[in-house]
RNA sequence: UUCUUAUCCAGAGAGGCGGAGGGACCGGCCCGAUGAAGCCUCGGCAACCAGGGGAUGACCCCAGGUGCCAACGCCGGCAGAAGAGAUUCUGGACGAUGAGAG
Numbered sequence: 001u002u003c004u005u006a007u008c009c010a011g012a013g014a015g016g017c018g019g020a021g022g023g024a025c026c027g028g029c030c031c032g033a034u035g036a037a038g039c040c041u042c043g044g045c046a047a048c049c050a051g052g053g054g055a056u057g058a059c060c061c062c063a064g065g066u067g068c069c070a071a072c073g074c075c076g077g078c079a080g081a082a083g084a085g086a087u088u089c090u091g092g093a094c095g096a097u098g099a100g101a102g
Stems, first nucleotide, its partner, number of pairs: 001102008013042005021031003025077004043069003048065002051061003073094001078091005
């Protein structure tokens, strides 16, 4: 970096350095000098993979490898359905993460 596949309405923050951005993209709407990104330390959430039990299942335990800790993936973007409309619902695209493969 590409492909396949599963999941994405739950959950979980303090301190230090830093010093203006961040929420993928676009539009919106938010967060941010009462301190953004990034880095470090400690803490936590979860349970995809690994490990253990069970029967190879359901399920349970553990927390080693990842991941994550504002807002549903913050909302929408494309298509369809309902509705007078506001809007709601369904599917998709894109993205993120895990696992496997190249």